Model confidence (mean pLDDT): 77 of 100. Two RNAs folded together computationally: RNase P RNA and transfer RNA, 392 nucleotides in total.

């Protein structure tokens, strides 16, 4: 000089004129409203609705099953979801770093197309050995496959094989040592090898009642009754998918009438009539451009972003 | 604004781990004087897009995008 990793942050300031929307006082005007003087007025995601709570209703919110969900370890915040620090593993990068839905396959049931002799325990096409032959031994080579039942190399044998042996990789079982732990390092024994897949069903843990602000509550307007038809003290209706348990008498369709506004939920100075928050122009500047705009509120996690701006690192090159 | 579903061939819709199919449509051929119906045959797919699990993904899982539907 170039390529790059992390970490935090801005995403427009100031000024002039002119507008919107809220809302507090004065003034005019009392129907609408107009006018001056102050204060407030969108995001870092305000988004997607993906998780959690807050509220409300449903039953007092009660058992199981079922269904979701979430899963290395340690502390720490938080009601929860879920962050954040630090660590272990596994996995990618030369590094800086970054990624990981990261409990169990030896509980049990599944699955593995095609191609191949054989695809999950056991088995043997071709080949090799014995053998006249019928047979019988063998997985060493050979070929497929995403995945062939430990590799290497000796010895052994008719010819071969963990059949024996050395070593090295891997399992179990147990000691010792470090570590709070998750896990790490190390010996002996062991039978010689016991694979994959749980974002397959499913098991262990933990956690959740169910629906949502169009939830819901008030006031108001309006009334009316009737006819059929089913269920229902053998428990109907009354919580979701079931059952248990609880209450304890009316529930439900059709036919046919009537009404069908508006206020609260709704905001710690943004805030609705599902409606407001900007336009011009100059200054500084390389230049004012991205993504995108609240609808009940909060906490989280994705997802989209023009361009800048601080700190740290890291690998190549060149120079001294 | 909440909640629920869908997206596979021009159109409808099947497939729900293992080459992506059906019917109409479309394009040759055949019969026909000719057209239509009939027969035979072809062709045609990033399974909405990315990404992940997995040997293998249209199907499982997350994210994003278009559509439909319900609920005052």
């Nucleotide at each position: 000089g170039g390529a790059g990793u992390c970490a935090g942050c801005c995403g427009g300031g100031c000024g002039a004129c002119g507008g919107c929307u809220c809302u507090u006082c004065c003034c005019a005007a009392u129907g609408c409203u107009g006018g001056g003087a102050g204060g407030g007025g969108a995001g870092g995601a305000a988004a997607g609705u993906c998780c959690g709570g807050a509220c409300u209703u449903c039953a007092c919110a009660g058992g199981g099953c079922a269904c979701g969900g979430c899963g290395c370890c340690u502390g720490g915040c938080g009601c929860a979801a879920g962050c954040c620090a630090g660590g272990g593993c596994g996995g990618g990068g030369c590094g800086a770093c970054c990624c990981g839905a990261c409990g169990g396959a030896a509980a049990g049931u599944g699955c593995a197309a095609c191609a191949g002799a054989a695809a999950g325990c056991a088995g043997a096409c071709a080949g090799c050995c014995c053998g006249c032959a019928a047979g019988g031994g063998u997985g060493a080579u050979g070929g497929u496959g995403a995945a062939a039942c430990g590799g290497u190399g000796g010895g052994g044998u008719a010819a071969g094989a963990g059949c024996c042996c050395a070593c090295c990789a891997g399992c179990g079982u147990u000691c010792c040592g470090g570590g709070u732990g998750a896990c790490c390092g190390g010996g002996a024994c062991g039978g010689c090898u016991c694979g994959g897949c749980a974002a397959a069903c499913c098991c262990c843990g933990c956690c959740g009642g169910a629906a949502g602000c169009a939830a819901g509550g008030c006031c108001a307007a309006a009334u009316a009754g009737g006819g059929g038809g089913g269920c229902g003290g053998u428990g109907a209706c009354c919580c979701g998918g079931c059952c248990c348990g609880g209450c304890g008498a009316g529930c439900c369709c059709c036919c046919g009438g009537g009404u069908u506004g508006g206020c609260c939920g709704c905001a710690u100075c943004a805030g609705a009539c599902a409606a407001a928050u900007c336009g011009u122009c100059g200054c500084a500047c390389a230049a004012a451009g991205a993504c995108a705009g609240a609808a009940u509120c909060c906490g989280g996690c994705u997802u989209a972003c023009a361009g800048g701006c601080u700190g740290a690192c890291u690998c190549c090159c060149u120079u001294a | 604004g909440c909640c629920g579903c869908c997206u596979u061939a021009g159109c409808u819709c099947a497939g729900u781990g293992g080459u992506a199919g059906a019917g109409c449509a479309a394009c040759c051929g055949c019969c026909u004087u000719g057209u239509a119906a009939g027969c035979g045959g072809u062709a045609g797919g990033u399974c909405a897009g990315g990404g992940g699990u997995u040997c293998g993904a249209a199907u499982c899982c997350c994210c994003u995008a278009g559509g439909c539907g319900g609920c005052u």

Rfam match: Bacterial RNase P class A. Its family is annotated with tRNA processing, dimeric ribonuclease P complex and ribonuclease P activity in the Gene Ontology.